[in-house]
RNA sequence: GGCGGUGUGGUGUAGUGGUCAGCACGUGACAUUCUCAGUGUUGAGACCGGGGUUCGAUUCCCCGCAUCGCUACCA
Numbered sequence: 001g002g003c004g005g006u007g008u009g010g011u012g013u014a015g016u017g018g019u020c021a022g023c024a025c026g027u028g029a030c031a032u033u034c035u036c037a038g039u040g041u042u043g044a045g046a047c048c049g050g051g052g053u054u055c056g057a058u059u060c061c062c063c064g065c066a067u068c069g070c071u072a073c074c075a
Base pairs, nucleotide, nucleotide: 001071002070003069004068005067006066007065010025011024012023013022018055027043028042029041030040031039032038048064049063050062051061052060
């Protein structure tokens, strides 16, 4: 340099062209406890960026960025 995969809360993941984007861990508050841990209740928190198609895009298409893999060249 070329080809391909991936990008969703703090972390790991699911999912769909249309309702309030789900789950686990973590985390705030409260309860339980002498305290801690654990447990219960409840809360906050996310679709990589830009453009296109569409009535409507996190989802489809294009470009870019990041990351992973394969491959070529130079030394």